[in-house]
Context: one part of a larger RNA
RNA sequence: UGACGGGGGUUCCGCACUAGCGGUGGAGCAUGUGGUUUAAUUCGACGCAACGCGUAGUACCUUACCUGGACUUGACAUCUCGGGAAUUCCGUUGAAAGACGGGAGUGCCUUUAACGAGGAAUCCGAUGACAGGUGCUGCAUGGCUGUCGUCAGCUCGUGUCGUGAGAUGUUGGGUUAAGUCCCGCAACGAGCGCAACCCCUAUCUUCAGUUACCAUCAGGUGAUGCUGGGGACUUUGGAGAUACUGCCCCGGUUAACGGGGAGGAAGGUGGGGAUGACGUCAAGUCCUCAUGGCCUUUAUGUCCAGGGCUACACACGUGCUACAAUGGUAUGUACAAAGGGAAGCGAUCCCGCGAGGAGGAGCUAAUCCCAAAAAGCAUAUCAAAGUUCGGAUCGGAGUCUGCAACUCGACUCCGUGAAGUUGGAAUCGCUAGUAAUCGCGGAUCAGCAUGCUGCGGUGAAUACGUUCCCGGGCCUUGUACA
Numbered sequence: 001u002g003a004c005g006g007g008g009g010u011u012c013c014g015c016a017c018u019a020g021c022g023g024u025g026g027a028g029c030a031u032g033u034g035g036u037u038u039a040a041u042u043c044g045a046c047g048c049a050a051c052g053c054g055u056a057g058u059a060c061c062u063u064a065c066c067u068g069g070a071c072u073u074g075a076c077a078u079c080u081c082g083g084g085a086a087u088u089c090c091g092u093u094g095a096a097a098g099a100c101g102g103g104a105g106u107g108c109c110u111u112u113a114a115c116g117a118g119g120a121a122u123c124c125g126a127u128g129a130c131a132g133g134u135g136c137u138g139c140a141u142g143g144c145u146g147u148c149g150u151c152a153g154c155u156c157g158u159g160u161c162g163u164g165a166g167a168u169g170u171u172g173g174g175u176u177a178a179g180u181c182c183c184g185c186a187a188c189g190a191g192c193g194c195a196a197c198c199c200c201u202a203u204c205u206u207c208a209g210u211u212a213c214c215a216u217c218a219g220g221u222g223a224u225g226c227u228g229g230g231g232a233c234u235u236u237g238g239a240g241a242u243a244c245u246g247c248c249c250c251g252g253u254u255a256a257c258g259g260g261g262a263g264g265a266a267g268g269u270g271g272g273g274a275u276g277a278c279g280u281c282a283a284g285u286c287c288u289c290a291u292g293g294c295c296u297u298u299a300u301g302u303c304c305a306g307g308g309c310u311a312c313a314c315a316c317g318u319g320c321u322a323c324a325a326u327g328g329u330a331u332g333u334a335c336a337a338a339g340g341g342a343a344g345c346g347a348u349c350c351c352g353c354g355a356g357g358a359g360g361a362g363c364u365a366a367u368c369c370c371a372a373a374a375a376g377c378a379u380a381u382c383a384a385a386g387u388u389c390g391g392a393u394c395g396g397a398g399u400c401u402g403c404a405a406c407u408c409g410a411c412u413c414c415g416u417g418a419a420g421u422u423g424g425a426a427u428c429g430c431u432a433g434u435a436a437u438c439g440c441g442g443a444u445c446a447g448c449a450u451g452c453u454g455c456g457g458u459g460a461a462u463a464c465g466u467u468c469c470c471g472g473g474c475c476u477u478g479u480a481c482a
Stems, first nucleotide, its partner, number of pairs: 001482002003479003007476003012472003016466002020430005027321008035312002043054002065307007074130001078129002080126004087104007108119004132296002135294003141290002143285003146281001148279001153192006159168003172183003198273004203241007213230002217228003244267001247261005323423001327382007339370003344363002350357002389420001394415007436458007
């Protein structure tokens, strides 16, 4: 100087506790992991910070694993030599990869009278230099990432003090979300962080109106901005304005600042996002990529078929659906936002109980389509029951995608109708348009979503406070630790 203490203090902070609301832990299922099994169940990730994680989509492919069948300059790159040169069709065999055999067929550029010669794209064969490796080492590395933590810290120059390691500054008194600012001080300044600058959102003005809008005017319809038209409103998207403790009062050291008030759409960082200091964990990743070293080279490389990654006594994590009446069912009816669409989205109409099918208008999309928002509201019914709750499981019949749904897809219809009556110890999230609840979209994607990621609808309760638990900041103290 640090680290540590079931030392102290400070006090300070944080959904850390408290006060509340909703869950997990019990059930069924989905999904990940451990374990076990297996020819293989590819690999990585393991307290927080592994476990709906890498994987934004495992039938083949992917695929790295296993079994079997094949290849050896190789699936891919450059070079050397020889030959044909693009390309294309057929046969035998085979699960395919491949193996064997046969046929058609020459173009382009330069040159030559012509034969021919040379060259580029490309194919076959040979030779070796080499290719290849999702093989090992993340404890050899780059890059990227997690975490403490969006915590308020981490340092430097000069000066001063100390024999020195070092100290000071950065401590102290206040204050702040903040090493934020003020005052004081052997310090004076500065840098990386904080804040601001950036994006979205909330209010207003202005400009511009088409595909959006429709107040006024006119026309038209069974009905509809449908048409002329309009530039008001909504809205879209460009440019601006607005918030700064600016104003008033009180407190405070005349300061920083704090409390209250006015005005205002918004008030004291308005609400979100992006942004992550010096460093810590030899944290994670050699399977994104790059890369040192090592290993491999008729195999640890490459191609193919089938299987596996989907197994199942069990244990754990994360979720979905429920256990019902604030509910279920039936009928009617209202209101979004944000997105996506040409190998695409696909309307009206027709067929089918339905998943869907037939057909194809419109749309390169503020124009057309996906598209029905759902909870909500109205009416009716069920009457406390393992039920008109709940939907697992199983049987049958189908639809769609796709060479192909057996292992192993999703969905539909009929039947079946399991556990489950609110969950032990324990444990998680959340402070406002939040929790809870309701639906909608998107990426991936042929198909497949209870996951992920966005969007809006409805919309709470509680916070006295900091004694305690956890984590963190500052000062100080002890130490046989470095």
The part of an RNA shown here (small-subunit ribosomal RNA, 3' major domain) has 482 nucleotides and comes from an uncultured organism. RNAcentral holds the full RNA, with entries from ENA and SILVA. Its mean pLDDT, the model's own confidence on a scale to 100, is 82.